[in-house]
């Protein structure tokens, strides 16, 4: 100096392990949508499948004989033409002169006619100029079947010469160039070397080139054949072929000696000659080719043994050359774990892509090498081939055929068919570069140069630039204000790349091209993907787990930034996405650069072979290692610099690089090597001590079982409880004796030994090891250890024994829903021994072996020493531990999981699977080795917070227990479900719905049903128009109607302000109203519940990588996270408590409703209680708890109320209210009448009343409250009437005054006497009363009569701890009326609490967890139906490889 980026996804959250996926780059690509232009590249990856047609290798006449054509020269003949002279001329043209006829133009003149005088018009006569025609004269030219001469051209024949083309003979080249990658894992390739070789053309050098002969193709003639072609006769040439001569160099040979060659051609010269191209023989060079060696070169051991020409030798053959290359003989070798042999795949390399690099993947284009040419085999020619466009032969295929036979090879360039997701023109040219031949000109060249097609790739350019705000219109969104598209457009000015049109120049030849200039015109030119996160970019609508999206995680079930569309935005851009493949990220195979206690991973243990590694000193060598030099590492590529195309891509030049190999010279520290020495590693010797180490034999006592005998009698045994079982044929129990097998109490231990498995009564023999003390000996002899070998619990197997106890299987009894189990009674194999086999275990310390180093404390065993209850040293076995250090954490920590070295084994996501197949082992069971398809996005480790536990500890609550009264049974009431119905409106559903919303359903309420009506509406706001004292709101009457309403007639009117005017009213219209319609899972608010449980949190600090922890845990205490102590915590908040209200006591003041006083009472305020005082006990002695006492009205929170933390239950409520969204708008709104919510087989919940004597009934007098309520229509004394409900009249009271208002239970007396009753009161009938428009559906009450069930209630279950339960009555709200409900009030007034085992709920700590929508969790296996993949399989088809035998073409040899 150069150089390395991560993210998503396992969880409630965390750290780790680990896989999956993404962002990058690349491509001979393909597909979808789109497409302006130029340059440079690039284009059958598939069937090495098949091919119509054309072209791709020829050239040389200066090697040769010929054939054809052309030209020149010489000779002969013939045709034609030209020139000249003569002759003839009817034709044609030009020209000279004379006469005549006639036309046109101009002038003159007079005559005639017309008309109007003049003038004018027409006709006649005449002059001049000019044209045409006719007749006559002259000669040139011209023509002619006429004649002579000269010249020129053409043809033919013969001869000579020259030029061109061509089949053949001959020479050189067709072995190069071009294509393809089938085969090939080494006869290949790459790199570095070597010796036993050859080489045409090219270069250099030396020498030579004399003579002679015979054929043959072509050609001619003949024959055969359809053709392809073949044969024969005759003739001929050569740089073709042959012979002779020569031979220094050459070959053979020691030498002597022997042997071997050739070709001419062209030009030149008068000729001799000269020049050029060739020829022959040697030598050398350059380039090329052949051979040999070393090293490297994919996967597989589920391929472990392979090999007879095989390995070597001798002799020979063969080759250009070495060699088993080949043959004969001899020997028995050769290769292999450093992977032979076999199988699969594959051309190799320079290089390309990627990567920080190391590497990984690839080998298309370009370049080097190899191999191949339809599939095999074979040789010939040649310098070179076993030959792409040569040959022979077999096979397959195709074509022609006269059926006899013959022909062909695009993996050359184009092109065609087929295959496939997919890959181009049957183009132009040899102008350039290169090649073949030639002396050369030149010919040939699908090599090559160019063009064409394809956005296939890379690179460049463009699709306009500047200005332009009312921020236009339109679109989209919107909180309706606006925002955005957006300077974008329009509009103004300007420019002209590219494209279009036109002209010129240029590329020496020249296919294709290039350059310059001018013109018109913003014109000819933008798409694709994406927008939840990763990942840049957001809204609306539609859809509603549908349609669909998706690389991963995932999105979609009515408010989807994730689907589809639109608007907007982001990215890239003539492209953009997708798919496929490779590298990267992936340190996810880890050399750089990983791991193995619990995540995947240490073999069960040892011995030991190969291998790897290895103590100290000196020395040798220099293999490794290091340095320097030389050489090689082709070019291209990459990199750097400079240059050329306007830039770039691209190209050129130079440099660097090419990390590798080889050779030479040095260095010697380390490793290695040679030699020598040493003792510390290791081993050995000697004495003692210790040890359940192994093996064999003998032996002991207790227990157990059986047997025999005795005693003895009814049970024994067993269990949670039982039963099966044993027992009167005498068990169990007990005594004595005998027999048998297995295991060894105490010692005994955290103890000892062993490699591990494992080892325990005692004794003897035998045998292994370790530790310790001291000295001596050897002298590195060591460590590890792939294969290999040995050992290896239990169960199991084979054979033979043995069998007391125990005990798989089996039987029986229990348990249970069942019980193939747990429990019980029997009981076989087995357990034991001997000899074998098996070879596995959570064979675990889930921790391989060895060596060294790194604070300690403590316990035990053995040995030794000493100063001996102890200390020190060695060694072994344990425990603790923030020493350091390591670890994801847990934990480990001198017995390492620390720091290092050496060696071995093993791992690479989960499942499939330690399975299938194959092999090896085994008697079998099975073991060892060991995959894939398919499938998932996780599986997993450690730790955290919760939740849960038929885990633990502590604590609390009418939670249980104790006690009292009930419910559940009856009848009735109310509510709910269900059912029914036109409707029985809706909501509430374990606790926490069910006398709940509802503190009052006859109408109303009302939301439901039937029917009748209304449509700006019953109600609100705004605007427009109109009306407003004659009109209209309002109201009265009539008709109709069930009512609402409709129609008609009549009466009759507004407030404020000085005023302007404002407010208010009505009609019509427009906006809008209205909805008890849906969603409580869109919401607010309110409420329930855990729970009045004691919890829930925060700041700072500290601990932890982190989630988190600490605080808040611990001890004591409390009703309480209440308080105290301790403690890495210190504080704080919210809950608790208190403050507030009622009540119990006292005091003070005040006080109406009494004539007055007192008390009670009421109102206001104050005091009082704080474990404060004393005694005892306990504890941690600050303090707390318990017991007792005093005082006190009250004693340990005095009693009660109010008050409900963070949160949980998507708890309840859209029907109380509010409200987003959706829905209805002549109806889902509004009004009315009637009905319904009151139904009734049944089920549930909560009450009431009872079942009676602690009672019922009657009577009497006797007694005692409190809370409350009362004037719109209230409470009503009292009096009278009525049996009564009630009625009539009516004082008082706006309430401490009057009224409701007689309280009842209680007390006293009497009757009833245990019964369905003088209990109970349902039900029903009759007669009444009250309220109210209305009492039938559907109210309450009274009287008389009726007199049901019910005799204390199954399982189960509720409330209550004191003025409580129980019991008794009273009041109030709602309300016209209706209370067994609800909310309150007072009267009488108990029983029990041992206690916390159990039930329920809760709190704190702890523990386990595979749970976290959290146990109503998670999750396993069979089965049913269908699908996918694999294995096995009777069989069947194909491919590849091998072995044996037979036949066998060409070719080679004889």
């Nucleotide at each position: 100096u150069u150089u390395g980026a991560g993210a998503a996804u396992u969880u409630g959250a965390u750290c780790c392990u680990g896989g999956u996926u993404c962002a990058g780059g690349a491509c001979g690509a393909a597909u979808g949508c789109u497409g302006g232009u130029g340059g440079c590249g690039u284009g059958c990856u598939u069937u090495a499948g098949g091919u119509a047609u054309g072209c791709a290798a020829g050239u040389c006449g200066a090697g040769c004989g010929g054939u054809c054509c052309c030209c020149u020269c010489u000779u002969u003949u013939u045709c034609u033409g030209u020139u000249u002279a003569a002759c003839u001329g009817u034709a044609a043209a030009a020209u000279u002169u004379a006469a005549g006829u006639u036309g046109u133009u101009a002038g003159a003149u007079u005559c005639a006619a017309g008309a109007u005088u003049a003038a004018c018009u027409u006709g006649g006569u005449u002059u001049a100029a000019u044209g045409a025609c006719u007749u006559g004269u002259u000669g040139c030219u011209c023509a002619g079947a006429u004649u002579g001469a000269a010249c020129a051209u053409a043809a033919a024949a013969a001869g000579a010469g020259g030029g061109g083309a061509c089949a053949g003979c001959g020479g050189c080249a067709g072995a190069c160039g071009g294509g393809u990658g089938a085969g090939u894992a080494a006869u290949a390739c790459a790199u570095a070397g070597g010796a036993a070789u050859c080489u045409a053309c090219c270069c250099c050098c030396c020498a030579c080139a004399g003579g002679a002969a015979g054929a043959u193709a072509a050609c001619u003639c003949c024959u055969c054949g359809a053709a392809a072609g073949a044969g024969g006769u005759g003739c001929u040439a050569a740089u073709a072929c042959u012979c002779c001569a020569u031979a220094g160099u050459c070959u053979c040979g020691c030498a002597a000696g022997a042997g071997u060659a050739a070709a001419g051609g062209a030009c030149u010269u008068a000729a001799c000659u000269g020049u050029c191209c060739g020829g022959u023989g040697a030598g050398g060079g350059a380039g090329g080719a052949g051979c040999c060696u070393a090293u490297g070169u994919u996967c597989u051991a589920u391929c472990a043994g392979c090999u007879a020409g095989u390995u070597g030798g001798u002799a020979g053959g063969g080759u250009a050359a070495u060699g088993g290359c080949c043959u004969a003989c001899c020997a028995a070798g050769g290769c292999u774990a450093u992977a032979a042999c076999g199988g699969a795949u594959a051309a190799c390399u320079g290089g390309a892509c990627u990567g920080a690099g190391a590497g990984g993947u690839c080998g298309g284009c370009c370049a080097g090498u190899c191999a191949c040419a339809g599939g095999g085999g074979c040789a010939c020619u040649g310098a070179g081939a076993u030959a792409c466009g040569g040959g022979c032969u077999c096979c397959a295929c195709a074509c022609c055929u006269a059926c006899g036979g013959g022909u062909g090879g695009c993996a050359g360039c184009a092109a065609c068919c087929a295959g496939g997701g997919a890959u181009a023109u049957u183009g132009c040219g040899c102008a350039a570069u290169g090649g073949a031949c030639g002396a050369a000109a030149g010919u040939c060249u699908g090599a090559c140069g160019c063009a064409g097609c394809g956005a296939c790739g890379c690179c460049g350019c463009g699709u306009g630039g500047a200005g332009g705000a009312u921020g236009a219109a339109g679109g989209c969104c919107u909180u309706c204000g606006g925002g955005u598209u957006g300077u974008a457009a329009a509009c103004u000015c300007c420019u002209u790349u590219u494209g279009c049109c036109a002209a010129g120049c240029u590329c020496u030849u020249c296919a294709c091209g290039g350059c310059u200039u001018g013109g018109a015109g913003a014109a000819u030119a933008a798409g694709c993907c994406u927008c939840u996160a990763c990942u840049a970019a957001c809204u609306a609508c539609g859809u509603g787990c549908c349609a669909g999206a998706a690389g991963u995680c995932u999105c979609g079930g009515u408010a989807a930034u994730a689907c589809g569309u639109a608007g907007g935005a982001g990215g890239c851009a003539a492209g953009c996405a997708u798919u496929g493949u490779c590298c990267g990220g992936a340190u996810u195979u880890a050399u750089u650069g990983g791991g193995c206690g619990u995540a995947a991973a240490g073999a069960g243990u040892g011995u030991g072979u190969a291998g790897g590694c290895g103590c100290c000193c000196c020395u040798u060598u220099a293999a490794g290692u290091c340095g320097c030099a030389u050489u090689u590492u082709a070019a291209a590529u990459c990199c750097u610099a400079a240059g050329g195309c306007u830039c770039a891509a691209c190209c050129u030049u130079a440099g660097a690089a090419u990390u590798g190999g080889a050779u030479g010279c040095g260095a010697u520290a380390c490793u290695a090597u040679u030699g020598g020495g040493g003792u510390u590693g290791a081993a050995g010797a000697u004495u003692g001590u210790u040890c359940a180490g192994g093996g064999u034999a003998c032996u002991g006592g207790a227990a157990c079982a059986g047997c025999u005998g005795g005693u003895g009698u009814a049970g024994u045994g067993g269990u949670g409880a039982a039963a099966u079982a044993c027992g009167u044929u005498g068990a169990u129990a007990u005594c004595a004796g005998c027999u048998g097998g297995a295991a060894c109490a105490c010692c005994a231990a955290a103890g000892g030994c062993g490699a591990a498995a494992g080892c325990a009564g005692g004794u003897a023999c035998u045998u292994g090891g370790a530790a310790u003390c001291a000295u001596c000996u050897u002298g590195a002899c060591g460590c590890u250890g792939a294969g290999a070998c040995a050992c290896g619990a239990a169960a199991g197997c084979u054979a033979g024994g043995g069998u007391a106890g125990c005990g798989a299987a089996a039987c029986a009894g229990a348990u249970u829903a069942g019980a193939g189990a747990c429990c019980u009674g029997u009981g076989u194999a087995g357990u034991c021994c001997u000899a074998g086999c098996u070879g596995u275990a959570a064979a675990c310390a889930a921790u391989g072996g060895g060596c060294g180093c790194u604070a300690g404390c403590u316990a035990g065993g053995u040995c030794g020493c000493c100063u001996u209850u102890g200390g020190c040293g060695a060694u072994c076995u344990g425990g603790c531990g923030u020493a350091a250090g390591c670890u994801a954490a847990c934990g480990c920590g001198u017995u390492a999981a620390g720091c290092g070295c050496c060696c071995c084994g093993c791992c690479u996501g989960g499942g499939g699977a330690g399975u299938a197949c194959g092999g090896c082992c085994g008697c079998a069971a099975g073991g060892c080795u060991a995959a894939a398809a398919c499938u998932c996005a996780a599986a997993g480790g450690a730790a955290u917070u919760g939740a849960c536990g038929g885990g633990g500890a502590c604590c609390c609550g009418c939670a249980c227990a104790a006690c009292c009264a009930g419910u559940g049974g009856a009848g009735c009431g109310u509510g709910u479900g269900g059912u029914u119905c036109a409707a029985u409106u809706c909501g509430a559903g374990a606790c926490g719905a069910a006398g709940c919303g509802a503190a009052a359903a006859a109408c109303c309420u009302c939301a439901c049903c039937a029917g009748g009506g209304u449509u700006u509406g019953a109600c609100a706001u705004a605007c427009u128009a109109g009306c407003g004292u004659u009109c209209u709101a309002u109201u009265u009457c009539a008709a109709u109607g069930a009512a609402a309403g409709u129609u008609g007639a009549g009466a009759a009117a507004u407030g404020c302000g000085c005023a302007a005017g404002c407010a208010g009213g009505c009609u019509a219209g427009u906006a809008c109203a209205g909805g008890u319609g849906c969603u409580g899972c869109a919401u607010g608010g309110c409420u329930g519940u855990c729970g009045u449980c004691a919890g829930c949190u925060c700041g700072u600090g500290c601990c932890g990588u982190g989630a988190g922890g600490u605080g808040u845990u611990c001890c004591c205490u409390u009703a309480a996270g209440u308080g105290g102590g301790g403690a890495a915590a210190c504080g704080a908040g919210u809950g608790c408590a208190a403050c507030c209200c009622c009540u119990a006591u006292u005091c003070a003041a005040u006080g109406u409703u009494a004539a007055a006083u007192a008390u009670u009472c009421a109102u206001u305020g104050a005091a009082g209680a704080c474990g404060g005082u004393c005694c005892c006990g306990c504890c941690u002695u600050u303090g707390g708890c318990g017991g007792g006492a005093a005082g006190g009205a009250a004693g340990g929170a005095g009693g009660g109320g109010c008050g409900g933390a963070c949160g949980u239950c998507a708890a309840g409520u859209c029907a109380g209210c509010a409200u987003g969204g959706c829905c209805c708008u002549u109806a889902u709104a509004c009004c009315c009448u009637g009905g319904g919510c009151u139904a009734c087989a049944c089920a549930c919940a909560c009450c009431c009343u009872a079942c009676a004597a602690u009672g019922g009934c009657g009577a009497a007098g006797a007694a005692c409250a409190a809370u409350g309520g009362g004037u719109u229509u209230g409470c009503a004394a009292c009096a009278c009437c009525g049996c009564g409900a009630g009625g009539u009249g009516a004082a008082g009271c706006c309430a401490a005054u009057c009224c409701c208002u007689g309280a009842a239970a209680u007390u006293u007396c009497g009757c009833c006497u245990c019964a369905g009753u003088u209990c109970a009161g349902a039900u029903u009938g009759c007669a009444g009363g009250c309220u109210g428009c209305a009492a039938u559906u559907c109210g309450c009450c009274u009287g008389c009569a009726u007199g049901a069930a019910g005799u204390c209630g199954g399982a189960a279950u509720u409330g209550g701890u004191a003025g409580u339960a129980a019991u008794c009555g009273c009041g109030g709200a709602u309300c016209a009326g209706c209370a067994u409900g609800c909310c309150g009030c007072g009267g009488u007034g108990a029983a029990u609490g041992c206690g916390u085992u159990c039930u329920c709920g809760g709190g704190u700590c702890u523990u386990g967890u595979a749970c976290a929508c959290a146990c109503c969790g998670c999750c396993c296996g069979u089965c049913a139906a269908g699908g996918c993949a694999g294995c096995a399989a009777a069989g069947u088809c194909g491919g590849u490889a091998g072995c044996u035998a037979u036949c066998g073409a060409a070719u080679c040899c004889c």
Molecule: small-subunit ribosomal RNA
Organism: Candidatus Levybacteria bacterium RIFCSPHIGHO2_01_FULL_36_15